[in-house]
RNA sequence: GACGAUAAAGGCGAACCCGUCCGAAAGGUGGGGGCGCAAAGCUACCGGUCUAAGGGUGCAUUCCUACGACAGCGGAGUUGCCGAAC
Numbered sequence: 001g002a003c004g005a006u007a008a009a010g011g012c013g014a015a016c017c018c019g020u021c022c023g024a025a026a027g028g029u030g031g032g033g034g035c036g037c038a039a040a041g042c043u044a045c046c047g048g049u050c051u052a053a054g055g056g057u058g059c060a061u062u063c064c065u066a067c068g069a070c071a072g073c074g075g076a077g078u079u080g081c082c083g084a085a086c
Stems, first nucleotide, its partner, number of pairs: 003083002011037002016032004021028002035072001041078003045075003048070003054065003
């Protein structure tokens, strides 16, 4: 450098449940929980997905729209613990 053990020490925490929490929502966050994860650390840069407050409207519905969100959807960038075999 590459690779990733039924290794060691640690780490993270899906679904689901709870909340006088944040948010229009998606979602986030705290507690419980534990499916899994060697980057399941970080960054919305590319693709993708979710939402539609605001706007498009004189009003409502439908619909469109990200400047909102997802890093545990794929890629990319970046930082990083351990060291059997190769």

The RNA shown here (c-di-GMP-I-GGC riboswitch aptamer) has 86 nucleotides and comes from a Gammaproteobacteria bacterium. The coordinates come from a structure-prediction model, not an experiment, and the mean pLDDT is 86. Lineage of the source: Bacteria > Pseudomonadati > Pseudomonadota > Gammaproteobacteria.